[in-house]
Predicted 3D model of a 68-nucleotide RNA (transfer RNA) from a marine eukaryotic metagenome.

RNA sequence: CGGGUGUAGCUCAGUUGGUAGAGCACAAGCCUUCCAAGCUUGGGGUCGAGGGUUCGAGCCCCUUCGCC
Numbered sequence: 001c002g003g004g005u006g007u008a009g010c011u012c013a014g015u016u017g018g019u020a021g022a023g024c025a026c027a028a029g030c031c032u033u034c035c036a037a038g039c040u041u042g043g044g045g046u047c048g049a050g051g052g053u054u055c056g057a058g059c060c061c062c063u064u065c066g067c068c
Stems, first nucleotide, its partner, number of pairs: 003068004009024004018055001026042005048064005
């Protein structure tokens, strides 16, 4: 200098810019003699940081930081 990547505790989705999600984990309940498994419900996010464009940005533009 060039390319990729950064979103929940972890692994990752998020289509043309229009309410931020899944699995696992965690908590409670059901079930069970108890635990595990299974089922139901719930909590949890400044979308790496700052700025810009837009009625509206995880998504587009600029700068910057970490990792490959």
Its mean pLDDT, the model's own confidence on a scale to 100, is 82.